A computed fold for an 85-nucleotide RNA from Ammoniphilus sp. CFH 90114, annotated as c-di-GMP-I riboswitch aptamer. Lineage of the source: Bacteria > Bacillati > Bacillota > Bacilli > Ammoniphilus.

RNA sequence: ACUACAUAAAGGCAAACCUAUUGAAAGGUGGGGACGCAAAGCCACAAGCCUAAGGGAGAAAUUCUAUGGCGGUUGGGUUGCCAAG
Numbered sequence: 001a002c003u004a005c006a007u008a009a010a011g012g013c014a015a016a017c018c019u020a021u022u023g024a025a026a027g028g029u030g031g032g033g034a035c036g037c038a039a040a041g042c043c044a045c046a047a048g049c050c051u052a053a054g055g056g057a058g059a060a061a062u063u064c065u066a067u068g069g070c071g072g073u074u075g076g077g078u079u080g081c082c083a084a085g
Stems, first nucleotide, its partner, number of pairs: 002085001012037002017032006035072001041078003045075003048070003054065004
């Protein structure tokens, strides 16, 4: 430097749920809390998924739509700890 994650050590993150706040919602953020994670660190380029304020259609019920969002959905990009090879 590279590969890769069977076993150690040092650690790290934080699902559901509760609570406060923000948002039209999906969701985000703070605190509590741990289901789990070898990138469950970061990035919205692509796919997929979620929502529908606004806009369109409809007599109505409703329905379509991303410019909104999800990195703990996948791919991709990028950075990184330790043992071992």

About this RNA: Model confidence (mean pLDDT): 81 of 100.